[in-house]
RNA sequence: ACUCUGGAGAACUCUUAAAUGAGUGCCGAAGGUGCAAGGCCUACCCGCUGUGCGCGGGGAAGCUGAAUCUCUCAGGCAAACGGACAGGGU
Numbered sequence: 001a002c003u004c005u006g007g008a009g010a011a012c013u014c015u016u017a018a019a020u021g022a023g024u025g026c027c028g029a030a031g032g033u034g035c036a037a038g039g040c041c042u043a044c045c046c047g048c049u050g051u052g053c054g055c056g057g058g059g060a061a062g063c064u065g066a067a068u069c070u071c072u073c074a075g076g077c078a079a080a081c082g083g084a085c086a087g088g089g090u
Stems, first nucleotide, its partner, number of pairs: 001090006011024004025077003031073001032071001034069001038064003044058005
């Protein structure tokens, strides 16, 4: 990567046979957003010193940084489809 199996959550009203359209409400497990510790770098500060483009320590800002957390953009709220994740097989 492919394939098989399992796989949650969340509404109602009006219109429409349904899909849909409108209104209000809601869910988080496609995808996406944001972040901790830590790490890196660095203005600067302190110490040592043989005074050199030195060594060591601290270190704002910045970069990096996970999720089933978070946001609810997307998606979803009968069934179907989809579905993070888990197990089996190749």
Source information
This is a predicted structure of a 90-nucleotide RNA (Glycine riboswitch aptamer) from a bovine gut metagenome. Rfam family: Glycine riboswitch aptamer. Rfam's curators write: This family represents the bacterial glycine riboswitch. The prediction has a mean pLDDT of 81. The RNAcentral record of the sequence draws on MGnify.